[in-house]
Context: one part of a larger RNA
RNA sequence: GGACGAACGUUGGCGGCGUGCCUAAUACAUGCAAGUCAACUGAAGCAAGGUAGCAAUAUCUUGUGGAGGUGGCGCACGGGUGAGUAACACGUAGGUAAUCUGCCUUCAGGUCUGACAUAACUCCGGGAAACCGGAGCUAAUAGCAGAUGAUGCAGCGGCUUGACAUCAAGACAGUUGUUAAAGCUUCGGCGCCUGAAGAUGAGCCUGCGUCUGAUUAGCUAGUUGGCGGAGUAAUAGCCCACCAAGGCGACGAUCAGUAACUGGUCUGAGAGGAUGAUCAGUCACACUGGAACUGAGACACGGUCCAGACUCCUACGGGAGGCAGCAGUAAGGAAUAUUGCUCAAUGGGGGAAACCCUGAAGCAGCAACGCCGCGUGAGGGAUGAAGGGCUUUUGCUUGUAAACCUCUGUAGUGAGGGAAAAAAUUUCCACUCUGUGGAAUAUGAUGGUACCUCAAAAGUAAGCCCCGGCUAACUACGUGCCAGCAGCCGCGGUAAUACGUAGGGGGCAAACGUUGUCC
Numbered sequence: 001g002g003a004c005g006a007a008c009g010u011u012g013g014c015g016g017c018g019u020g021c022c023u024a025a026u027a028c029a030u031g032c033a034a035g036u037c038a039a040c041u042g043a044a045g046c047a048a049g050g051u052a053g054c055a056a057u058a059u060c061u062u063g064u065g066g067a068g069g070u071g072g073c074g075c076a077c078g079g080g081u082g083a084g085u086a087a088c089a090c091g092u093a094g095g096u097a098a099u100c101u102g103c104c105u106u107c108a109g110g111u112c113u114g115a116c117a118u119a120a121c122u123c124c125g126g127g128a129a130a131c132c133g134g135a136g137c138u139a140a141u142a143g144c145a146g147a148u149g150a151u152g153c154a155g156c157g158g159c160u161u162g163a164c165a166u167c168a169a170g171a172c173a174g175u176u177g178u179u180a181a182a183g184c185u186u187c188g189g190c191g192c193c194u195g196a197a198g199a200u201g202a203g204c205c206u207g208c209g210u211c212u213g214a215u216u217a218g219c220u221a222g223u224u225g226g227c228g229g230a231g232u233a234a235u236a237g238c239c240c241a242c243c244a245a246g247g248c249g250a251c252g253a254u255c256a257g258u259a260a261c262u263g264g265u266c267u268g269a270g271a272g273g274a275u276g277a278u279c280a281g282u283c284a285c286a287c288u289g290g291a292a293c294u295g296a297g298a299c300a301c302g303g304u305c306c307a308g309a310c311u312c313c314u315a316c317g318g319g320a321g322g323c324a325g326c327a328g329u330a331a332g333g334a335a336u337a338u339u340g341c342u343c344a345a346u347g348g349g350g351g352a353a354a355c356c357c358u359g360a361a362g363c364a365g366c367a368a369c370g371c372c373g374c375g376u377g378a379g380g381g382a383u384g385a386a387g388g389g390c391u392u393u394u395g396c397u398u399g400u401a402a403a404c405c406u407c408u409g410u411a412g413u414g415a416g417g418g419a420a421a422a423a424a425u426u427u428c429c430a431c432u433c434u435g436u437g438g439a440a441u442a443u444g445a446u447g448g449u450a451c452c453u454c455a456a457a458a459g460u461a462a463g464c465c466c467c468g469g470c471u472a473a474c475u476a477c478g479u480g481c482c483a484g485c486a487g488c489c490g491c492g493g494u495a496a497u498a499c500g501u502a503g504g505g506g507g508c509a510a511a512c513g514u515u516g517u518c519c
Stems, first nucleotide, its partner, number of pairs: 001519004006515005013374006019367002021332001026330003030327003035073003039070003045064008080285003089210008099202002104198008112146003121136006152178005157172001159170004183190002211257003218248003223245004228240002260282004264275004287308005310321004338364001340363003346360001347358004377407004387398004411460001413455005421446001426440006463508005468489003474503005484491002
């Protein structure tokens, strides 16, 4: 000198764009943050009609209605945090002939028959509650059985080509066994099953790179390898039995400390050094520890089970909970914001769609926290006014500064107008018909905001630090080694340009200084 997620002191007009718990991965009141649906069932309510009845009403049928439930997809994304991790975690370059992949795309083929349950519901019962038990009824794209079935899977048999040892590809229409489906519809379509390929996403393996300490020198028995098995989507001591005695290490093993990694960011001419907030990619975690279930995918932040700590409810028998989601509270701290608006856009989930959900996101609020821009007026104006300060008492200085004259109208104030962000979806028509093109209609949280026009009016808007040298800027008074200053050298003991005040001056400016950290 530059930089900062900064803090503190004094001061503070406006706008744009960003950023905002770095500390206690401390504890959390309250609300919201993941639902949705042409599969199925169908409560209450409403309407119409019938039956019984004098009526109230009861009951039945039909329609509407859609609670609750079964089922499908989603909940593994999105969002948060950085505790752990020195490791194939990350980065980079490869391998997978050792693998899986829901939804999506393309291609080929198929979608037959039947029976049994169960929730919701009704009745009964237990419990303070959470919730639970028994009996009865019912459906499905829920579950089950049978059929068919190959280019799937498994077994057997040889052939050709390729490779890296296990193998891969192809043909033999080889042969034996085995495995499937679900319907709904507004009749347009949407689905379902099997196989092949793609795309996307993931798993695993490998080379190289990745902090400090030797005042850590030896470490290791599933340890290193083999054979056979178990297990996995898949390779493998991943696990097990047996066999062998190996494996790593001064090119730093092991141990200890510290730490998420990267693109990047800051600095620097560069090499390098430091760093890893925001944004983007990867990883890990979800009160602490452990475990599996479901599923294409989790060993699952707002799922389950067990144990623990803590908090809450309780009728003392037993239960409930997990903000490192968005707000917010307490605590800690030098220190970090609103219990806001909207799904209009972008994106995501469900749905054929309308639409629903979305604290993702888009916006608004707070904060000079940062960067950038604008303003606090412009031109003229010498009897160099008054006042202040200094003075050799003559003047010098503040100083064109003010007054005064002439203008301008940014920001602010008032009035009027007023956006873009929104064309998709949908409906209709046409066509070369999974779609494309044309037409019509509707939709804005931000926001009556931005922006534009008009009106009046210099009116409403400047401070902070410094002035001994380094280092731009000096005099007076007060004080008298006192009070004090100070980044370093050092000032102060009676004429202090170094302390305090004043006048003057210098620097930067909505900021200016100080502190901390990095280069």
Molecule: small-subunit ribosomal RNA, 5' domain
Organism: uncultured bacterium